Context: one part of a larger RNA
């Protein structure tokens, strides 16, 4: 010292983040007596009150036995007795539920209704569950799970069933919006896959045709093949509806009332709508500690209002609520070592000794301080100091200690998970072909038969087209009426039936684009029919397919199987199989860029100009400016001509500026676009005529890793302008941009998979990329991680050190002004110059195979820019009180309220209640409230996954000390010329220093009064040190008393063990504090600021140069302790003694004896881990025994007497202890043995 336990004076939560631990309370034992609230049950053992033992006694209740009676049901007496009640007297103690065992209580308020569940192993809650409410979905071969599939759960259930999703008792309720997105239900119209279908086309192609003299060429049937248009054609999107207890949302701005304030009210603007009720600084509110109120002396917290709701709000439920709780918060009472302020005791360790016997760790080790250095925090370097050598028991400041290849951050790479990332997929749908068959109506197309139809306008009138054509038809009934049905342009046109009974009708003419009879082949529309290998729709049927279910048969009156049936229900559906759209984070597999003064937001990314770029080129920064991603048929060429901005002077409207004269005027204009070089008979303005905005090449150069990119004279063709020389292969120049692959477009002397032709591909032109991350990964791509993991990094951030010093802090310098006057009693602007290295920063230098963070506690150390003491100057100092500068660092420098806090307000003190450094001092010392893991909630943000210097409940602190330090306490040598006991100096070092109140001088100086002193004297304190235990008090576990419940000693009586020392009352020693005693001091020397003297330089003046003096808690002493390892080992005083034998190197070494002294060992200590110290050791009182005593308990046992007993009284201030003390006394025990000098 640590753990575990008893007890504590006074105070009584002042501790703390938090009454955390602890204490205290307690008996479902009696009785009395309970409140607000309530869902009427609770609350409720609410709370808060007597009472409890033992002794003898009384009633009453009840059980069993006996005996006597009976009306056979009972009654009466008697005895024993009882986990029972209510009583009465007596009796002891501090104390009767005596020990053990066994609710602390009440009050505000949040979340949760409730019991329950839950992160084995850091979280038990406010999460989860839950009955309760609601929606949606399933009719049974049920939704719906699981499975490739048989199958199976759902269920041997059946919508009052079953899933699925939210909310999550009860009351009061639950508003608005269907634009989005999801669901849900619509079919008109759009779009839409395969299979259908097959216009149309390209390819080759004769013994066909066509040209050609031929070769060979064009052009084609048929075949074979390519490609393929309309059409038909589901779901799904679009569409149209409804749907919120689906996912969700639920606004802005101006004016406005006769004081201000405010806005009922009005206007605008947008919205699908614009947050209703309720409730609100809230688990939500940032500023904020809001503001009032309340508790409290003091309240960042609670409460309880208010509304300015950053960012409440209605089943992601709003509000309110009894009852519940190891729930979170506030207050109380109650109680207590939590604390004021700690003490004492018990037991296990620590620690000696005996036995036994690890671990991490380790580059080496001969392992100190300070200041420097140094990769920026050194036991090793550098100087200096300091240090005899080894041990033990301790404490932890350092070894950037041990532990774990940092979880934060950053880069790499991975992995969970989310989605309207990018490509896929399982299921689910939906349409086709298959299994797949019969039959009936219907409907569409298509093919054919037979009709009918066909009206500008001109014209007899309704003239489809085109050919033929001079005829055609008529008793097999022309014309004409009639009457009916179809059509319609409303005029007519066809057809049928009855009448009629012999003619119509075209050529012609006429009109017109066409001309009419008839005949022939066809068009548009349309009717009636036919067909067919066409398709749709509806329905039927039954044999494919499915399913029910009966007897037999096994056999258990069964199931499964198996057989059988004139067998049930459906049924060519349904399933299944390929095949096609759709849907599809259910599932899977990736991607999600770089630079970057960490990373992230942000900003940037290719090209041109210019500056930085340091006078060739060139050349970086998230350095300083700014453009470009075009543009022009003339703004190209070429010949010819011309001179601008401006300004001054003239001149009609006309002005400062329109247009015209003249002059000056080198460029200040103009250049299509940015800038920079350029440009005067032009590179700029104007005109004419024109395409050289040319095809084929290119010598040499420049740039330059490459790829790219630039410049170019010549020569060949062909053009343009010019008279000609010439000049032209775009624009004054230098930006206007994009490789490769793939695709298509034109051309082409190319290839052509037996041949031939083609398709295909090659050449040469050109077309398609904000491939803008612009030398372009790929045709095609977001997010999240706090559930995370791996591999690196101090290459890179956060903590702290470094450097720096913008910020910040202090200090100076000038003095404009303030200050009645007056710059500097006190301030000081605009501005200047320094210092510190604490704050916010910058930088990234050591540390990422680890250098623990904020605050508290607990110990502190040091600086000085002093808060207080102390000593001085000025003062706008009367005096007390103050300001403000100068020395000065010795010591002090306060207790709560609140909150995690630092800090800060506040409440009471106070001489004051300093600012800083020391890894924002101190986690191998302590804590763990905050921050910062996993859980979970709130507001907000996001579609989600999740996030958030927003917020709120909860949430594992490990280490046995090798070294150095320090704190203690041995032991070795050494103190050199003998060997010992004592005392002893003091180099050196530590310790200690604070003040206030009161009193006196004194109501005195001072002041008008009010007040009110300096200096000098006392006298008390309060914190804080050092020491005692007499007193006061606390412990006091082998003292003494009391008692409870058991057990034993054979009962009784006494005793004894257990039950925390049972538990309760008391207390010797020692140890303690709160208790008692004492301490700081007077004083000297030297000095700080500062005051002096004397005095010159500098005839004065001057505290100063020479000289000499005062002056402060600062320094040196003086006080207290340590101190000669002070290696410089000191000094003084006493005691022994310098014999004896050998040896040889002649000053040294062995051997003997064994002095003074020492010491093992023993008996013991107020000394003590061990060890030392300190007394003693037969010449002895050292411990024990032994007697007696302060003291401490309180009247022992036995006997005796009293009482029925409990119990009382007396023998008896009795017994009992007695670590203290005190007188002795050798009975025990202190026995034996080593060491030491010879100079």
């Nucleotide at each position: 010292c640590u753990c575990u336990u008893g007890a504590a004076a006074a105070g009584g939560a002042a501790c703390u983040c938090u009454g955390c631990a602890a204490a205290a309370a307690a008996g479902c034992g009696a009785c009395c007596g309970u409140a607000a609230c309530u869902u009427c049950g609770g609350g409720a053992u609410a709370a808060g009150g007597u009472c409890u033992g033992c002794c003898u006694u009384g009633a009453a209740a009840u059980u069993u036995u006996u005996u006597a009676u009976u009306u056979c049901g009972g009654u009466a007496a008697a005895a024993a007795g009882u986990a029972u009640u209510c009583g009465a007297g007596g009796u002891c103690a501090c104390a009767g539920c005596a020990a053990a065992a066994g609710a602390u209580u009440g009050g505000g308020g949040g979340a949760g209704a409730c019991u329950g569940u839950u992160u084995a192993u850091c979280a038990a809650a406010a999460a989860c569950a839950u009955a309760g409410g609601u929606u949606u979905c399933u009719g049974c071969u049920a939704a719906c799970u699981c499975g490739u599939a048989a199958g199976a759960g759902g269920a041997u259930g059946u919508a009052u069933a079953g899933a699925a999703a939210c909310u999550g008792a009860g009351g009061c309720c639950u508003g608005g919006c269907c634009a989005g997105u999801g669901c849900a239900a619509g079919u008109a119209g759009g779009u839409c896959a395969a299979c259908g279908g097959g216009a149309g086309g390209g390819g080759u192609g004769a013994u066909g045709g066509a040209a050609g003299u031929a070769a060979u060429u064009c052009u084609u049937a048929a075949g074979c093949u390519c490609c393929g248009a309309a059409c038909u054609u589901a779901a799904g999107c679009c569409c149209u509806u409804g749907u919120g207890a689906a996912c969700g949302c639920c606004g802005g701005c101006c004016c406005u009332a006769a004081c201000c304030u405010u806005g009922a009210g009005g206007g605008u603007c947008c919205u699908a709508a614009g947050g209703u009720a309720g409730c609100g600084a809230a688990a939500u509110u940032c500023c904020u500690u809001g503001u009032c109120g309340g508790g409290u002396a003091a309240g960042u917290u609670c409460c309880g209002a208010c509304c300015c709701g950053c960012a409440c709000g209605a089943a992601u439920g709003g509000u309110u609520u009894a009852a519940c709780g190891u729930u979170c918060u506030c207050c109380a009472a109650a109680c207590u070592g939590u604390c004021u302020c700690u003490u004492c005791a018990a037991g296990a360790g620590u620690c000696u000794c005996g036995g036994u016997g690890a671990a991490a760790u380790u580059a080496c080790a001969c392992g100190g301080c300070c200041g420097g250095u140094g990769c920026a925090a050194a036991u090793g370097c550098c100087g200096g100091c300091u240090a005899a050598u080894c041990a033990u028991a301790g404490c932890a400041g350092g070894a950037c200690a041990a532990u774990a290849a940092g979880a934060c951050c950053c880069c790499g790479g991975a992995a969970g998970c989310u989605u309207u990332a990018c490509u896929c997929u399982a299921a689910c749908u939906u349409g086709g072909c298959a299994u797949u068959g019969a039959u009936u109506u219907u409907g569409u197309g298509c093919u054919u038969g037979a009709g009918g139809u066909g009206c500008u306008u001109a014209g007899u009138a309704u003239a489809g087209a085109u050919g033929g054509g001079a005829g055609a038809c008529u008793u097999u009934g022309a014309u004409a009426u009639g009457u009916g049905g179809u059509u319609u342009c409303a005029g007519g046109a066809c057809c049928a039936c009855a009448u009629u009974g012999a003619g119509u009708c075209g050529u012609c003419a006429g009109u017109g684009a066409a001309a009419u009879a008839c005949c022939a082949u066809c068009c548009u529309c349309u009717u009636c029919g036919a067909g067919a290998a066409a398709c749709g729709a509806a329905a039927u049927c039954u044999a494919a397919c499915u399913u029910a279910c009966a007897a037999a048969g096994u056999c258990a009156u069964a199931a499964c199987c198996u057989u059988u049936g004139c067998a049930u229900a459906g049924g060519a559906a349904a399933g299944u199989g390929c095949u096609a759209g759709g849907c599809g984070g259910g599932g899977a597999g990736u991607u999600u860029a770089a630079c970057u003064g960490g990373g992230g937001u942000g900003g940037u990314u290719g090209c041109c100009u210019c500056c930085u770029a340091a006078a060739a080129u060139g050349u970086a920064a998230c350095g300083g400016a700014g453009g470009c991603g075009u543009u022009c048929a003339a703004a190209g060429g070429u010949u010819g001509g011309c001179u601008u901005a401006u300004c001054u002077g003239g001149g009609a409207u006309g002005g400062c500026a329109a247009u015209c004269c003249a002059g000056a005027g080198g460029a200040a204009a103009g250049u299509a676009c940015a800038a920079a070089a350029g440009c005067g008979a032009a590179a700029g303005c104007c005109a004419g005529c024109u395409u050289g905005a040319c095809u084929g090449u290119g010598a040499g150069u420049c740039c330059u890793a490459c790829a790219a990119g630039a410049c170019g004279a010549g020569c060949a063709g062909a053009u343009g302008g010019g008279a000609a020389a010439c000049c032209a292969g775009g624009a004054u120049u230098u930006a206007g941009u994009g490789a490769u692959c793939c695709g298509c477009c034109g051309c082409u002397c190319c290839u052509u998979u037996u041949u031939g032709g083609u398709a295909a591909g090659g050449g040469c032109g050109g077309c398609g990329c904000u491939u803008a991350c612009c030398a372009g990964c790929g045709a095609u791509a977001a997010g999240u991680u706090a559930c995370u993991c791996c591999g690196g990094g101090g290459g890179u951030a956060a903590c702290a050190g470094g450097c720096u010093a913008g910020u910040c802090c202090c200090a100076c310098c000038c003095a404009a002004g303030c200050g009645u006057u007056c710059a500097c009693a006190g301030c000081g602007a605009c501005g200047g110059u320094g210092g510190g290295g604490a704050u916010c920063g910058g930088c990234a230098c050591c540390u990422c195979g680890a250098u623990g963070u904020c605050g508290g506690c607990u110990c502190a150390g040091c600086g000085c820019a002093u808060c207080c003491u102390g000593g001085g100057g000025g003062u706008g100092a009367a005096g007390c009180a103050g300001c403000u500068c100068c020395c000065a660092a010795g010591g002090g420098u306060c207790g709560g309220u609140c909150u995690g806090u630092u800090c800060g307000c506040c409440c009471g003190u106070u001489a004051a209640a300093g600012c800083g450094c020391u890894a924002c001092g101190c986690g191998a010392g302590c804590u763990g409230g905050g921050u910062u893991c996993a859980g979970u909630a709130c507001g907000u943000c996001g579609u989600a996954a999740g996030a958030c210097a927003g917020u709120a409940c909860g949430g594992u602190c490990c280490c046995u000390a090798u070294c150095c330090g320090c704190u203690a306490u041995g032991a070795u040598c050494g103190u050199u010329a003998g060997g010992a006991u004592a005392u002893u100096u003091g180099a050196g070092g530590a310790a200690a220093u604070u003040u206030g109140u009161c009193u006196c001088u004194a109501g005195u100086a001072c002041g008008a009064a009010a007040g009110g002193a300096c200096c000098g004297a006392g006298a008390u304190g309060a914190a804080c040190g050092u020491g005692u235990c007499u007193c006061u008090g606390g412990u006091g576990u082998g003292c003494c008393u009391g008692u409870u419940c058991u057990c034993g000693c054979g009962c009784c009586a006494g005793c004894g063990g257990g039950a925390a020392u049972g538990c309760a009352g008391g207390g010797u020693a020692g140890c303690u504090a709160u208790a008692c005693a004492c301490g700081g001091a007077u004083g000297a020397g030297a000095u700080a600021a500062c005051c002096g003297c004397u005095g010159a330089a500098a005839g004065c003046a001057u505290c100063u140069a020479a000289g000499u003096g005062g002056g402060a808690a600062a320094c040196u002493c003086g006080u207290u302790c340590c101190a000669a390892g002070a290696u410089u080992a000191g000094a003084u005083a006493u005691c022994c003694a310098u014999g004896a034998a050998g040896a040889u190197u002649u000053a040294u070494c062995u051997u003997c004896u064994g002095a003074a002294g020492a010491u093992c060992c023993c008996g013991g200590g107020a000394a003590g881990a061990u060890u030392a110290c300190c007394c003693g050791g037969u010449u002895g009182a050292u411990a024990g025994u032994c007697u007696c005593u302060a003291g401490g308990u309180g009247u022992a046992a036995g006997c005796u007497c009293a009482g029925u007993a409990a119990u009382g009284a007396g023998u008896u201030c009795a017994g009992c202890c007695g670590u203290g003390g005190a007188g002795g006394u050798a009975c025990u025990a202190a026995u034996g043995a080593u060491c030491g000098a010879a100079u």
A computed fold for a 1239-nucleotide part of an RNA from a Patescibacteria group bacterium, annotated as large-subunit ribosomal RNA, half B. The coordinates come from a structure-prediction model, not an experiment, and the mean pLDDT is 83. The full RNA is in RNAcentral, with records from ENA.